About this RNA
Model confidence (mean pLDDT): 76 of 100. Predicted 3D model of a 344-nucleotide RNA (Bacterial RNase P class A) from a Chloroflexota bacterium. Rfam family: Bacterial RNase P class A. Rfam classes the family as a ribozyme. Rfam links the family to the GO terms ribonuclease P activity, dimeric ribonuclease P complex and tRNA processing.
[in-house]
RNA sequence: CGAGUCGGCCGGACGGUCGCGGGUCGGCCGGGCGCACCGGUCGGUUCCGAGGAAAGUCCGAGCUCCCUGACGCAGGGUAGCGGGUAACGCCCGUCCGCCGCGAGGCGAGGACCAGCGCCACAGAGACGAGUCCGGCCCUCCGGGGCCGGGGUGAAACGGGGCAAGCUCUACCCGGAGCAAGGCCGAAUAGGAGGGCGAUGCCGGGAUCCGUCCCGGCGCAGGUGCGUCACCGAGUCCUCGGGUAGGCCGCUCAGAGCCGGCGGGCAACCGUCGUGCCCAGAUGGAUGACCGUCGCCGCAGCUUCGGCUGCGGCACAGAACUCGGCUUACAGGCCGGCUCGUCGA
Numbered sequence: 001c002g003a004g005u006c007g008g009c010c011g012g013a014c015g016g017u018c019g020c021g022g023g024u025c026g027g028c029c030g031g032g033c034g035c036a037c038c039g040g041u042c043g044g045u046u047c048c049g050a051g052g053a054a055a056g057u058c059c060g061a062g063c064u065c066c067c068u069g070a071c072g073c074a075g076g077g078u079a080g081c082g083g084g085u086a087a088c089g090c091c092c093g094u095c096c097g098c099c100g101c102g103a104g105g106c107g108a109g110g111a112c113c114a115g116c117g118c119c120a121c122a123g124a125g126a127c128g129a130g131u132c133c134g135g136c137c138c139u140c141c142g143g144g145g146c147c148g149g150g151g152u153g154a155a156a157c158g159g160g161g162c163a164a165g166c167u168c169u170a171c172c173c174g175g176a177g178c179a180a181g182g183c184c185g186a187a188u189a190g191g192a193g194g195g196c197g198a199u200g201c202c203g204g205g206a207u208c209c210g211u212c213c214c215g216g217c218g219c220a221g222g223u224g225c226g227u228c229a230c231c232g233a234g235u236c237c238u239c240g241g242g243u244a245g246g247c248c249g250c251u252c253a254g255a256g257c258c259g260g261c262g263g264g265c266a267a268c269c270g271u272c273g274u275g276c277c278c279a280g281a282u283g284g285a286u287g288a289c290c291g292u293c294g295c296c297g298c299a300g301c302u303u304c305g306g307c308u309g310c311g312g313c314a315c316a317g318a319a320c321u322c323g324g325c326u327u328a329c330a331g332g333c334c335g336g337c338u339c340g341u342c343g344a
Base pairs, nucleotide, nucleotide: 001340002339003338004337005336006335007334008333009332010331012293013292014291015290016289017288018287020049021048022047023045024044025043026042027041028040029039030038031037051315055326056325058324059323060322061321062320063177064176065175066174075173076172077171078170079169080094081093082092083091084090095109096107097106098105099104110168111167115166116165117162118161119160132149133148134147135146136145137144138143181248182247183246184245191239192238193237194236195235196234200217201216202215203214204213205212206211221231222230254277256276257275258273259272260271261270262269263268294313295312296311297310298309299308300307301306
């Protein structure tokens, strides 16, 4: 210098204007006994505001509810050996096999002396099946038995292969998921209990104070009538369940982040720090525009140093939270190692 392999990291920067979600502060309004507290609204803000994958929802957990005496069966999963971890099908180390000159990569790597099943092509015959050639023996003349030989094939009356076939062995696994789940809770309708359920109530006038008259409202009765009791449409009150809606769960200081030191080959663990606090919406914010710079492509000019113009800068985007895996991704940076060539 060229080719390759493995690992780690970044994934536009700065500034300005306007805007959005959350926090916080203040004013006003409403609730409240209240300068507590809650809600609404307006304004300020030096505060915070997407990712390495927030994605697929594949695996493992936390958390919540349901179920649950124990054990087993069924069903599902994992599979050399050892370690890490809250746990895992993840990660690390290592053995073996295969691929590669190599760095390195890949592995569905427990068990076919329990049983069943399968064994391509070639070959006459492929699993207790078969007879191609020769010899001997038997024969009911169809054939059968024994011995030897050649060939095919991974494997041929003698021992095999396959569990990315059933199966066996060992170990693991209850189910559903934040629309989990908890609290508050109207209006209307319906439910339960109780009161009233009528010659009544209200207003005005007259009066010998006993009542009478006028007007309005209401009337549902259940026996032919009266009294009492009961039922009763209706009406009023109270209570309880559900719905709409609201609040919590919810972003929480935690299996947290950063750095130092120590242990370990490593995954990882331990310890220390006046160290850090890192989105929480609920029709769902994280945006738009401008300027300067950076990178890439194209075109033109060039004194080959560059300059100018135009275009572009990926994949994607939180919704209960973590640990992984997988997939997508313009461009760029750093490091270890291998092979080839040349030079000292």
Record summary
The organism belongs to Chloroflexota, within Bacteria.